[in-house]
Context: one part of a larger RNA
C1' cells in the first nucleotide's frame, strides 16, 4: 500500500411528520379616500434587537354585549403588578390617531424647512400651543362636489412586433400585448325599421348543440359563423310630435301643464262609456315583523377490570349512548377522557336581505275615418376607410371622413347584387332586474404537494443579499410525552470530554427523529 471484516468521523439522501401552500364547490360580500386613504418614516414595553400590536391618551383608553379564572403578545427570565367589586380574552360602537404620502398655507433632495390670520400661555418682544389658509367644477349666496389608491372582471379610445405561412409582401400573430379614459358590484346588451319561408317565432344575456358545418382564404398558412333545437333566467317601460290650456316675449319663438306612445298601423280630432275594480316594489314615504352576518350557549354514553408497556386509546373480558360511530387532540390505534359532532338555542350595538301593511303616484274602454301628427342635414346615393366568420368579391347589412340628399301611412325599411310578386318590420330619442364574468371572506372537499415538492416565501420573506436605477431575489422546518435541557465531582485557560444524574431511549444533549452514498479514519486479519 491492496483486499476483507468490525467500529467510527463526515454528510444529509431516504422514511415518517406538518404549522404552509394549491385547486374546486357553496354561501356571503364587493370598495377605501380631504371626517386625510392605500402605503410608509419615526416612535411606543420596567429591562426590548426583530416581528406583532398601537400612536405623545402610543403591546394601549371608554361604553355596551359575550365569557368565567386566570392574566401582563411571539418569548423564556428578572422585577413589579392586575383579577369573582368579574381581569386577560372575544364581538359591536366610540375616543386618541405624531410626520410623510392625493398632501391641499408656501417651499422641498418624502417623512424636513419657513409663513399669514384669529385665539390661548407670558407684563411685553420672542418662543410655544390650538384652529384656519391649495386648485378646479356647480351654485347669487349659504353650501356641495372632484382629485388619490385598489388583484381580477367590464366598456370605450389608441394600437405593435416577435411568430406562422417551413423564405416573404396580402394574410397570420391580433384588435392580442402595451398605453390612455371611464366605471360598476357587476359592466355591456336589451323590448324588432328582428329572425324566417308558404309553417311560423316573438327583447337581451349565458351554456349545450348545430359545427370545425356553411362559408372565407397569396382558395396558402389559416380564419370560421348563423338559422334551428335543448337548457338557465324571465319584465317590460318612459318620451318627441299632432291637439288643448298657461306663462314669457311680442307676431316669427321659447318654456311649463294636460294629452300621447303604436304595426292585425297608432294617436290627435269627433262622439259614446266610465270613477269602481284590477295590476304595479323597476316609483316615493311611513310603519312593522322576520331572516342572515359580525361574539357565543346547552349538548348522550366506562373515573370498568385484568394483561403488555415508560405511557393504553392496544389485547382479553364485561357494560353503556347514539337525531351524536364527522374530525382533531390526549405519553401507541378512544363513539362513552378533552375540544367537539347530531340536535337545540342566542345580540345591548352595527350592517345587509327579501318581504308585509297603509298612503300617495303610475297603467288599463268602444265607434267613426274628413283633416292633422308619427323623431332631417336623417334615410338613401357617390368617393375613401372600417366592422360584420365574409381579404371588393355577385357583396347585401352596420359605422362614418368628404360630397350630395328624400318621403309622412296611397309613407318608409328589410328578406345577402338587382327587379317583380309575396312576407316581415316601423329607423333617425331614452331607461330597464335576473340568468353571466372576476375577486375577497367564511365553511367544506380533494385518486392535490409534503420542505430541491407545494406559493418566491411552512422559519424576523418580497426578508438577507445584488444593482446608480428600473429591477432581480435566495437559503433556511423536525430533541423529548414532558425541559425532566445534565445538580455535583474530575481533566482542561477555554472549547470539549470522563463520571454521576434525568429520561423508555442521551449513538434523543440542543448544527439534537431516521441517518443512505461520495469522502476521511481506527482496529483486526490477510497478501506483497
Nucleotide at each position: 500500500g491492496g483486499c476483507a471484516c468490525a467500529c467510527g468521523g463526515g454528510g444529509g439522501a431516504u422514511g415518517c411528520c406538518u404549522u404552509g401552500g394549491c385547486a374546486c364547490a357553496a354561501a356571503a360580500u364587493g370598495g377605501c379616500g380631504a371626517a386625510g386613504a392605500a402605503g410608509g418614516g419615526c416612535g411606543u414595553g420596567g429591562c426590548u434587537a426583530a416581528c406583532u400590536g398601537c400612536g405623545a391618551a402610543a403591546a394601549g383608553c371608554u361604553a355596551c354585549g359575550g365569557g368565567g379564572a386566570g392574566c401582563u403578545g411571539u418569548a423564556a427570565g428578572c422585577g413589579a403588578g392586575c383579577a369573582u367589586u368579574g381581569a386577560u380574552c372575544c364581538g359591536u360602537a366610540g375616543a386618541u390617531a405624531u410626520c410623510c404620502g392625493a398632501a391641499u398655507g408656501g417651499g422641498g433632495c418624502a417623512a424636513c424647512c419657513c409663513g399669514g390670520c384669529a385665539g390661548g400661555u407670558u407684563g411685553a418682544a420672542g418662543a410655544u400651543c390650538u384652529g384656519u389658509c391649495a386648485u378646479c367644477c356647480c351654485g347669487u349666496a349659504a353650501g356641495g362636489g372632484a382629485g388619490g389608491c385598489g388583484a381580477a372582471c367590464g366598456c370605450g379610445g389608441u394600437g405593435a412586433a416577435c411568430u406562422g405561412a417551413a423564405a416573404c409582401a396580402u394574410c397570420u400573430a391580433a384588435g392580442u400585448a402595451g398605453c390612455c379614459g371611464c366605471a360598476g358590484g357587476a359592466a355591456g346588451a336589451g323590448a324588432a325599421a328582428g329572425u324566417a319561408a308558404a309553417a311560423a317565432c316573438g327583447a337581451u344575456u349565458u351554456c349545450c348543440u348545430a359545427a370545425g358545418u356553411a362559408g372565407u382564404g397569396g382558395u396558402g398558412a389559416g380564419c370560421g359563423a348563423a338559422c334551428g333545437g335543448g337548457a338557465a333566467a324571465g319584465a317590460g317601460c318612459c318620451u318627441a310630435a299632432a291637439c288643448c290650456g298657461g306663462u314669457g316675449u311680442u307676431u316669427a319663438c321659447a318654456c311649463c301643464g294636460g294629452g300621447g306612445u303604436c304595426g292585425u298601423g297608432g294617436g290627435a280630432c269627433u262622439g259614446u262609456a266610465a270613477c269602481a275594480u284590477a295590476c304595479u316594489u323597476a316609483c316615493a314615504a311611513u310603519a312593522u315583523a322576520u331572516g342572515u352576518a359580525u361574539a357565543g350557549a346547552c349538548g348522550a354514553a366506562c373515573a370498568c377490570a385484568c394483561c403488555u408497556g415508560g405511557g393504553a386509546a392496544g389485547g382479553u373480558g364485561g357494560a353503556c349512548c347514539g337525531a351524536a360511530g364527522a374530525u382533531a387532540g390526549u405519553g401507541a390505534u378512544a363513539g362513552u377522557c378533552u375540544a367537539g359532532u347530531a340536535g337545540u338555542u342566542g345580540a345591548a350595538a352595527u350592517a345587509c336581505a327579501a318581504g308585509u301593511a297603509u298612503u300617495g303616484g303610475g297603467u288599463a274602454a268602444c265607434a267613426g275615418g274628413a283633416u292633422c301628427c308619427c323623431g332631417a342635414g336623417u334615410a338613401g346615393g357617390u368617393c375613401g376607410g372600417g366592422a360584420c366568420a365574409c381579404g371588393a368579391g355577385a357583396a347585401a347589412u352596420c359605422c362614418u371622413g368628404a360630397u350630395u340628399g328624400a318621403a309622412u301611412c296611397u309613407g318608409g325599411g328589410a328578406g345577402g347584387a338587382c327587379c317583380a310578386u309575396c312576407u316581415c318590420c316601423u329607423a333617425a330619442g331614452g331607461c330597464u332586474a335576473a340568468a353571466u364574468a372576476c375577486a375577497u371572506u367564511u365553511u367544506g372537499u380533494g385518486a392535490c404537494c409534503g420542505a430541491u415538492a407545494g406559493u418566491g416565501a411552512a422559519c424576523a420573506a418580497g426578508u438577507a443579499c445584488c444593482g446608480u436605477g428600473a429591477g432581480g431575489g435566495a437559503a433556511a422546518g423536525g430533541u423529548g410525552a414532558a425541559a425532566a435541557g445534565c445538580a455535583c465531582c474530575c481533566c482542561g485557560g477555554g472549547a470539549g470530554g470522563g463520571g454521576a444524574g434525568u429520561g423508555a431511549a442521551a449513538u434523543a444533549g440542543a448544527u439534537c427523529c431516521u441517518g443512505a452514498a461520495a469522502c476521511c479514519g481506527u482496529g483486526u486479519g490477510u497478501c506483497u
Molecule: large-subunit ribosomal RNA, domain I
Organism: Synergistaceae bacterium